Molecule: c-di-GMP-I riboswitch aptamer
Organism: Roseisolibacter sp. H3M3-2
Formats: sequence, C1' cells, structure tokens
RNA sequence: UCGCGACAAAGGCAAACCCGGCGAAAGCCGGGGACGCAAAGCCACGGGGCUACCGUCCCGCCCAAUCACGGGCAGGACCACGCCAGCCGGGUCGCCGAA
Repeated sequence: UCGCGACAAAGGCAAACCCGGCGAAAGCCGGGGACGCAAAGCCACGGGGCUACCGUCCCGCCCAAUCACGGGCAGGACCACGCCAGCCGGGUCGCCGAA
C1' cells in the first nucleotide's frame, strides 16, 4: 500500500416503539430509546421498493345552461417531478490493527 476483520482498544451510528415538528402521502428532522451495524459515513448512477399532491383517463353526482360550451365534488386506474443509502450493486471519503 492492497486485501481482510478479532469476545482487541479508542470512539461512532441507532431499528421497532414513544413524544414534538414538517409533509397530501411515502417519508424526513429534533428528543427519548437500542434491534442491530466495520462504512448503519456521504451520493438516487443501475436494479428494486414505497408514496401519488399535481396531471391524464374512466365512472357517478351536483351547479349553471339547455343547442352546446363551462364550473365543482366523491370514487377508481395510471403516472415521479417526491422518497428509501438500515434492499442489492456501483461511486466516493474515512477510524483501528490481532490472525
């Protein structure tokens, strides 16, 4: 230096759950709390997953109108521009040193 990872040492992170906040939601942030983690540091680049405000389409209703155009609401389907790095791969930076 490249690998590798111990019942080592020093230190680190923090799942579920609870409280507060943000968000339409997924989820995120802060506090508590520890299931775990040698990258459980960071980056949504590839795969995968989650959500669907908006939008598009379908269906029904209401208002207005009545030749029609128009407006609103409930439900359903699709959609990432939202999110997950503690799903996998990749990129990048980094602590320690037994075998």